[in-house]
This is a predicted structure of an 80-nucleotide RNA (c-di-GMP-I riboswitch aptamer) from Glaciecola sp. 33A. It was read from a public genome assembly, where an Rfam model found it. Rfam family: c-di-GMP-I riboswitch aptamer. From the family's description: GEMM was predicted in a large-scale screen for bacterial structured RNA regulatory elements.
RNA sequence: UAAAAAAAAUGCCAAACCUUCUGUGAAGAUGGGACGGAAAGCCACGGACCUAAUGUAAAUCAGGUAGCCGGGUUCCAUAA
Repeated sequence: UAAAAAAAAUGCCAAACCUUCUGUGAAGAUGGGACGGAAAGCCACGGACCUAAUGUAAAUCAGGUAGCCGGGUUCCAUAA
């Protein structure tokens, strides 16, 4: 110096729920609030789940969830 891991420290994010707004809906945004999180930063590529339309059904097709998993990518601090 780099990598891994995760003690310490500075901090960071923010579930459920509530307010307001948007949307047919899943859900998203805003403010409060903390269940939790070492990438709970970002990305819809693969799987999974959820919503709408069509369809007898199988399915097709349009969207959503990154705090469902995998993958890609970026990154703060630093003992043994």